Bacterial RNase P class A from a marine eukaryotic metagenome, 357 nucleotides, folded computationally. Its Rfam family is "Bacterial RNase P class A". Rfam's curators write: Ribonuclease P (RNase P) is a ubiquitous endoribonuclease, found in archaea, bacteria and eukarya as well as chloroplasts and mitochondria. RNAcentral holds the sequence, with entries from MGnify.

């Protein structure tokens, strides 16, 4: 100088005027006044996971559906975190990974390409075997025939080479062959079994076996393993007007209306008292908690255990602010609404530490 990882801060100090909960004091009908303490965040955000809490549902078991998916650990729990393994990237510190199964089955693999999966044959390579055609050489012999060698084509062989593609059926070398090919061999790779190390994932410069049987895709269906009720503080609980309606009891004229005309009976219409549901409104839920700080011990670590100290917003038309002085490096993203643990996203600038080149 460049880089990488982790932690922390996120304008400071005053003056003044306000706001909210709580406590105390005074006045006091509600309430008002005064004093004191405290008063947004690292993300309060997105509402994406997990849990507490509340209500609803629920014999037990299974199926379906959803979620998760290397191993071990941490945790109240998690899809989070820590450590490790494997794979990829980086000279490195380090970073990234939905990272079970593709030799159960099914599907798909655009374009290009001959062929995209029981491999195939466009160019190329080959002509050993078979068939057809055409020359040549030699010989017997001069009618034709025999032998050798060649060219072209067909039928074929091949998967080395070229070409296509994201991907083409192990790699290099030697042998082999007509040309080739795990066809054979050596080494490398791969697979299986063992041994060894490790709790395990897994690893191995060890031993043996197999010429090789495994193209990719499971955030495609699917298979395997584990796991899984629903809704959310506008949850939910309590107190409780006015008006309307409901129920019970009593009272009066024994009236009016209805039950097809009449009688009995029944119902409705009035007033009073009581009861219950429920709306407005109010109270609780509501902030002392898987809490914070310091410290000791255990652990590589996440974290756990112990001790001491502290109380750190709780609003509900909803407070946490305005003005101003001064200093600097001119101050970003953004504001609680039941609570907590995570993840993700936003963020001017600054500080500290480890490590690498």
């Nucleotide at each position: 100088g460049a880089g990488u990882c982790g932690g922390c801060c996120g304008g400071g100090c005053g003056g003044u005027c306000g706001c909210g909960u709580c406590u105390c004091c005074g006045c006091u009908u509600g309430g008002c006044g005064g004093a004191g303490c405290c008063g947004a965040g690292g993300a309060a955000a997105g509402u994406c996971c997990g849990g507490g809490c509340u209500c609803c549902a629920c014999a037990g078991g299974g199926c379906a559906g959803g979620g998760c998916g290397c191993c071990a650990g941490g945790u109240a729990a998690c899809g989070c975190c820590u450590g490790g393994g494997c794979g990829g990237c980086g000279c490195g510190a380090g970073c990234c990974g939905a990272c079970g199964g593709a030799a159960a089955g099914u599907g798909c693999c655009a374009c290009a390409g001959a062929a995209a999966a029981c491999a195939a044959a466009c160019c190329g390579c080959c002509u050993a075997a078979g068939c057809g055609c055409c020359g040549g050489a030699u010989c017997c012999c001069a009618c034709g025939g025999a032998u050798c060698g060649g060219g072209c084509g067909c039928c074929g062989g091949u998967a080395a080479g070229g070409g296509u593609g994201a991907a083409a059926a192990g790699g290099u070398g030697c042998g082999g062959u007509a040309a080739g090919a795990g066809c054979g061999c050596a080494c490398c790779g791969c697979g299986c079994g063992g041994a060894u190390g490790g709790c395990a994932a897994c690893a191995u410069a060890c031993c043996g076996c197999g010429g090789c049987a495994c193209g990719g895709u499971a955030a495609a269906c699917c298979c395997c393993g584990c796991u899984u009720g629903g809704a959310g503080c506008a949850a939910g609980a309590c107190c409780a007007a006015a008006u309307a309606g409901g129920g019970a009891u009593g009272c009066a004229a024994u009236g009016a209306c209805g039950c097809g005309g009449c009688c009995c009976g029944c119902g409705u219409c009035g007033c009073a008292u009581c009861c219950g549901g429920g709306u407005a409104g109010g109270u609780c839920g509501c902030u002392a908690g898987a809490g914070g700080c310091a410290u000791g011990c255990g652990g590589u670590g996440a974290c756990g255990c112990g001790u001491g100290c502290c109380c750190c917003a709780g609003a509900u038309g909803a407070a946490u602010g305005g003005c101003u002085g001064u200093c600097c490096u001119u101050g970003a993203c953004a504001g609680a609404a039941c609570c907590c643990g995570g993840c993700u996203u936003a963020c001017a600038g600054g500080c500290c530490g480890g490590c690498u080149c």